[in-house]
RNA sequence: UGCGGGGUAGAUUAAAGGUAAAUCGAUGCGCUCUGGACGCAUAAAUCGGGGUUCAAGUCCCUGCCCCGCAG
Numbered sequence: 001u002g003c004g005g006g007g008u009a010g011a012u013u014a015a016a017g018g019u020a021a022a023u024c025g026a027u028g029c030g031c032u033c034u035g036g037a038c039g040c041a042u043a044a045a046u047c048g049g050g051g052u053u054c055a056a057g058u059c060c061c062u063g064c065c066c067c068g069c070a071g
Base pairs, nucleotide, nucleotide: 001070002069003068004067005066006065007064010024011023012022013021018054026042027041028040029039030038047063048062049061050060051059
């Protein structure tokens, strides 16, 4: 430098253009002699900019970052 893949809660992953979901973790409460486990509840995210669309995490353009391949 070229090509391909990827960027979503604190972490790991979903979401075929239509309410952004799950697991672990966090916090509060319950349970318990205490802790853990268990139960209930709460908070927490779409890499930046622009475009298409009634509607974009998803499609298009561009930039940034990560991984792989080639040189």
About this RNA
Model confidence (mean pLDDT): 82 of 100. Transfer RNA from Candidatus Roizmanbacteria bacterium CG10_big_fil_rev_8_21_14_0_10_45_7, 71 nucleotides, folded computationally. Its Rfam family is "tRNA". The family's RNA type in Rfam is transfer RNA. RNAcentral holds the sequence, with entries from ENA.